[in-house]
RNA sequence: CUCAGAACGAACGCCAGCGGCGUGGAUUAGGCAUGCAAGUCGAACGUGAUCCGUAGCAAUACGGUGAAAGUGGCGGAAGGGUGAGUAAUGCAUAGAUAACCUACCCCCGAAACUGGGAUAACUCCGGGAAACUGGAGCUAAGACCGGAUGGGAUAGCUGGGUCGCAUGGUUCGGCUAUUAAAGGUGCCCUCUGAAUAUGGUACCGUUCGGGGAGGGGUCUAUGUCCUAUCAGCUAGUUGGUGAGGGUAAAAGCCCACCAAGGCUGUGACGGGUAGCCGGCCUUAGCGGGUGUCCGGCCACAUUGGGACUGAGACACUGCCCAAACUCCUACGGGAGGCUGCAGUCGAGGAUCUUCCGCAAUGGGCGCAAGCCUGACGGAGCGACGCCGCGUGUGGGAUGAAGGCCUUCGGGUUGUAAACCACUGUCACUCGUUAAGAAAGGGUCCGGUGUUAACAGCAUCGGGAACUGACUAAGGCGAGAGAGGAAGCCACGGCUAACUUCGUGCCAGCAGCCGCGGUAAGACGAAGGUGGCAAGCGUUGUUCGGAAUCACUGGGCAUAAAGCGCACGUAGGCGGCGACGUAAGUUGGGUGUGAAAUCCCUCGGCCCAACCGAGGAACUGCGCCCAGUACUGCGUUGCUUGAGGAUCAAAGGGGUGCAUGGAAUUCCCGGUGGAGCGGUGAAAUGCGUUGAUAUCGGGAGGAACUCCGGCGGCGAAAGCGGUGCACUGGUUGAUUUCUGACGCUGAGGUGCGAAAGCCAGGGGAGCAAACGGGAUUAGAUACCCCGGUAGUCCUGGCCGUAAACGAUGGGCACUAGGUAGGGGGGAACCAAACGCCUCCCUGCUGGAGUGAAUAUUUUAAGUGCCCCGCCUGGGAAGUACGGUCGCAAGGCUGAAACUCAAAGGAAUUGACGGGGGCUCACACAAGCGGUGGAGCAUGUUGUUUAAUUCGAAGCAACGCGCAGAACCUUACCUGGGCUUGACAUGCUGGUAGUAGAAGGCUGAAAGGCUAACGACUCCCUCUGGGAGAGCCAGCACAGGUGUUGCAUGGCUGUCGUCAGUUCGUGUCGUGAGAUGUUUGGUCAAGUCCCGUAACGAGCGAAACCCCUGUCCCUAGUUACUAACGGGUAAAGCCGAGGACUCUAGGGAGACUGCCGGUGUUAAACCGGAGGAAGGUGGGGAUGACGUCAAGUCCUCAUGGCCCUUACGCCCAGGGCUACAAACGUGCCACAAUGGCGGGUACAGAGCGAAGCGAAACCGAAAGGUCGAGCAAAUCGCAAAAAGCCCGUCCCAGUUCGGAUUGAAGGCUGCAAUUCGCCUUCAUGAAGCUGGAAUCGCUAGUAACCGCUGAUCAGCUACGCAGCGGUGAAUAUGUUCCUGAGCCUUGUACACACCGCCCGUCAAGCCACGAGAGCCGGGAGUGCCCGAAGCCGCCUACCCAACCGUCAAGGAGGGAAGCGUCGACGGCAAGCUCGGUGAUUGGG
Repeated sequence: CUCAGAACGAACGCCAGCGGCGUGGAUUAGGCAUGCAAGUCGAACGUGAUCCGUAGCAAUACGGUGAAAGUGGCGGAAGGGUGAGUAAUGCAUAGAUAACCUACCCCCGAAACUGGGAUAACUCCGGGAAACUGGAGCUAAGACCGGAUGGGAUAGCUGGGUCGCAUGGUUCGGCUAUUAAAGGUGCCCUCUGAAUAUGGUACCGUUCGGGGAGGGGUCUAUGUCCUAUCAGCUAGUUGGUGAGGGUAAAAGCCCACCAAGGCUGUGACGGGUAGCCGGCCUUAGCGGGUGUCCGGCCACAUUGGGACUGAGACACUGCCCAAACUCCUACGGGAGGCUGCAGUCGAGGAUCUUCCGCAAUGGGCGCAAGCCUGACGGAGCGACGCCGCGUGUGGGAUGAAGGCCUUCGGGUUGUAAACCACUGUCACUCGUUAAGAAAGGGUCCGGUGUUAACAGCAUCGGGAACUGACUAAGGCGAGAGAGGAAGCCACGGCUAACUUCGUGCCAGCAGCCGCGGUAAGACGAAGGUGGCAAGCGUUGUUCGGAAUCACUGGGCAUAAAGCGCACGUAGGCGGCGACGUAAGUUGGGUGUGAAAUCCCUCGGCCCAACCGAGGAACUGCGCCCAGUACUGCGUUGCUUGAGGAUCAAAGGGGUGCAUGGAAUUCCCGGUGGAGCGGUGAAAUGCGUUGAUAUCGGGAGGAACUCCGGCGGCGAAAGCGGUGCACUGGUUGAUUUCUGACGCUGAGGUGCGAAAGCCAGGGGAGCAAACGGGAUUAGAUACCCCGGUAGUCCUGGCCGUAAACGAUGGGCACUAGGUAGGGGGGAACCAAACGCCUCCCUGCUGGAGUGAAUAUUUUAAGUGCCCCGCCUGGGAAGUACGGUCGCAAGGCUGAAACUCAAAGGAAUUGACGGGGGCUCACACAAGCGGUGGAGCAUGUUGUUUAAUUCGAAGCAACGCGCAGAACCUUACCUGGGCUUGACAUGCUGGUAGUAGAAGGCUGAAAGGCUAACGACUCCCUCUGGGAGAGCCAGCACAGGUGUUGCAUGGCUGUCGUCAGUUCGUGUCGUGAGAUGUUUGGUCAAGUCCCGUAACGAGCGAAACCCCUGUCCCUAGUUACUAACGGGUAAAGCCGAGGACUCUAGGGAGACUGCCGGUGUUAAACCGGAGGAAGGUGGGGAUGACGUCAAGUCCUCAUGGCCCUUACGCCCAGGGCUACAAACGUGCCACAAUGGCGGGUACAGAGCGAAGCGAAACCGAAAGGUCGAGCAAAUCGCAAAAAGCCCGUCCCAGUUCGGAUUGAAGGCUGCAAUUCGCCUUCAUGAAGCUGGAAUCGCUAGUAACCGCUGAUCAGCUACGCAGCGGUGAAUAUGUUCCUGAGCCUUGUACACACCGCCCGUCAAGCCACGAGAGCCGGGAGUGCCCGAAGCCGCCUACCCAACCGUCAAGGAGGGAAGCGUCGACGGCAAGCUCGGUGAUUGGG
């Protein structure tokens, strides 16, 4: 970093049957058409349209009704919406109000007396497009105003009681002053008739007080996000006074004056973000996230400001002003505010009907009826969510068909379907039917109260009737019929579920790891399977997992992480007692913690979701009482922590001054005379103007040899000659004094290596930079010669290091052993050693700890206290900002982007120009080659129609090929065939069939024709059927086409190297280790010893073959000693079984014996004997594995591909080309030779389409003839080098033989491309081979010839074998190559041919800087100054009161002025963002 879980106001894709309950503009607090969302009261008031009735001919009158506007009252501050602002004027919890208010409602007390003047409406006259408005006149009230009364209230003065919380509260009194009111409606008429109010009565309303309920205002405490790369903020600021203002109310809330305070590291001020809570999601919990729906609070109503009215507002659908926007306009002026319900546009991934109804619940008004109510109740739309239901049930196997797979046998889909029998949910059709609706008023009946009353009114009880938007949706009944109703995702691991085909690093997938390059369980499709299901997936977001910010519950030696070190402020923590207190803390009680939610129980919808009731809970906060161990606080003691005193001690602790010798260098002088110096080797350099060397004298600077030590001191950095002076710390002893005075330490302060900087000195040596010489491909390095800053001193900066024990400080506790340094002590005459004790410095180590490495009384153990620091890697200790610095730079310190890791410790390998030990023709020592020439052969390259293909470092290249003229042959050109050259099966046909001489054509293959001419079985034998064959057709054949990276088999190689493993045990958290390591020894992991290992397997060895000696057996074709015969000679013959030999068997060699060495071992060395001696020599034999080594063209084989061709046949050509390069060989360059002549000695093989003798012919190759031989018999067959003799005489030759010409021979159908051989002639290069490189350790190398396979022949000089002659050298393991074991380092593991760093080129991405440019935000100063409140003022205006009713006054209005004041303007800054030529790094 990632996944599995849960959740969501979601969105998107595919799909979609029904219902219930919820829920739905999260974005532009963007703009809005249209309709509706706050009215009501005639029982407050005046007017009164309309209609009705009565009278009347009518006009009209009277009575009733009562629209509409107005006055007036109440309500428009509720309800409804939204979350812009707000980090506190908010919210939550708990309090306070002795600092307050409250309309409507309830209770109580008291009251309502008497007057007055107006004004809307209305009428008339005007202005205006409109909105609207002016003037005159009339009028009412519960509108407005004066007076009275005062139970009371308020204010002042005053007396008493009582209480508290500081101011004070409360209560009972006295005096003075001030202060109220409104009526309306119904009914009744006592007395005699009628009518009535001024009377009675009831109800509603009114006034002043007191109380209540509910609602609010204000204040306090606590809690409430990020940021210090915001550290200082503040002028009404903080407090006071006021006989100032203001409010319902305390208050700098406002004002004047005085003082100078107030806040802040417990984060003020500033910046960013955000409505808060109950709750909701998640979680085991603690927490984390969130604030949609419902509920509480707050804020807002286009933006900003303001007040008015009112109980309440600074007022969503009121008013005024300003601004933006929209609309109307007659251009003069006006109108508007959906963040109410619907709806619309826009933007957006995205969020609904311009519905029905006031039936219910609730609200406003009203006495009431009632009216109003987009609150609300309902319906509609959306799978947006939760819940429920259905899409059938049972039977049904030759296990149908189809699909898919297949090893072709089958398996699977799958009881699934069909089919049979049933059922009837939902949906559909028809019918029928309930709850939500009982209040209320009217009406009927009855009772009670009031009253003069049987009116009336109020009230109580009972009855019937009236009222449904939703809505026939739901319920019930009936009908029909399996009928209308299943998809989505996944299937490599995590993670449940697998196959085939297609594709071929393409197309694509992917949450992470990662899939795909021809056999993809990962892509796409299909079949199958898994999961969920009317949904399923994807995306986004949150929590979880993540103990991965760790309060619960983490870390810092090496993984990220201890400040370089100390002193010390705040803070945190703190020894042993006593007393007090009760803040923390504990227990109990009590108040609160709204309701809803969650939980439990019960209940209502068929169940569930949903809803209701009761309980519990709400882990919180306040108050009261109690407890006092611990912590705190206060008082008082103590001595062990800490500090002081006295005595003693060690020390490169620090600072200053003085001083010493040695050495280097320089100067002067003497001697001396050619070099010195330096290096791997050199050169630069110095030197005959005398260096180096050496002696004497002198100068100057720096550093202090030996002692010297994992020794000492210091906080760290650090400190080293000696003396003196001053000075810090430490340790021991005494236990004398103080009495917790202590520890740590954010900020802060000081010290702080080296280098560096500033100023002044100094400068011997050394020495960045620089110069020169070397090295090198280069060498801005390492090495050398010089050399300046600097290094040194004084003063001042810097402030960093791998400043490390990579380990902060303090205290306490927890096994030992051993060593060093510094003190003290007892015993002893004394010393040393030993013993006891304190401090310091090391090593080792048990427990413990730790991932391991390790650490371990000097902890990284066990605890406590305090501080610092860490949270994936890179970007980056970078950028920006701040701060410090003279500068260099330091401190603080990100992000974008990018990666799926980065990292620690350990393990096994591999590797190392690491180490140790040891091997090998590995080197060395030798011998002979290759590389140069010519030729042969293979390869590359080129060419070509084709030059078929493969092999590629060792380990391809005389390799596949143990035989390319045709064939081979796979290649090319051309000509042909198509069930085929070859196999099997099926169907049909064929009777002169199959076959086939011959003929024609053709290059051949092939085609055409054709005399002749078969075979087998059965039967009823004229004939029929079947087989083989042939013809036609279908399946199929065929492919040296492809993939050796799909494979089997076989092979090469490391390597005949000595290794490679297992079981059990043990150790380790584990990978793994041990065994297999150590010591010795060996060719060997061979053996011995040791040993937490003990054993075992595969390898090594042995067993097998050949060879070397001997023996036994057997002797033909081999052999021939003796005997006999015989020849010119010869085992030639008889014979022999001795010998050689042949080929069967056996013996022999085992460190067995002796001596020495060694561990009494293994073994080694030497010796004896022996044919052979320490594996005698050689061969076969090749562990676990490595190289995707080689081979699909030996063979086999999966997949793919071709099928009148990529198959098959044929002719010709090619594989043999030739500028060039390489490998492997042959022959040479000559005298150890060539040539000529003579002469000797092998082994192993082969031979019938064969070997072929002798003889003859030919100069020869060869030919003729053909004996013998299926071979110890015959043949090939001559071995050659050698030896003897002769010649050549150092020359491109008597060396060398290439090349070419000519003439021949052989094989073969055929030698032109393209064979071999012979002879003659020709006579090239070449005179021993550069760099480099190969083989070989004894019968080996070297030299010499012989044979065989393949094969008609042969390009064979190749290969496989055989023998003959027959050396040299190895001191040894430094080096080269390879290998084995142990060990070490590692950032490698595809393993050093590894990994990996930086620049540069091109393209791309994000970011920083940048002349600037553009925009946003919050303020500051000044200017302007709307509305409005407040104040001042008033020469204008005015009904109520005063006034001799009149002048005037009181009072009011309007105008004017002033303070404040929004928008706006000007100015300088701050801050955030965008953009920018260019530039910087990533």

This is a predicted structure of a 1482-nucleotide RNA (small-subunit ribosomal RNA) from an uncultured bacterium. The coordinates come from a structure-prediction model, not an experiment, and the mean pLDDT is 84. It matches the Rfam family "Bacterial small subunit ribosomal RNA". Rfam links the family to the GO terms structural constituent of ribosome and ribosome.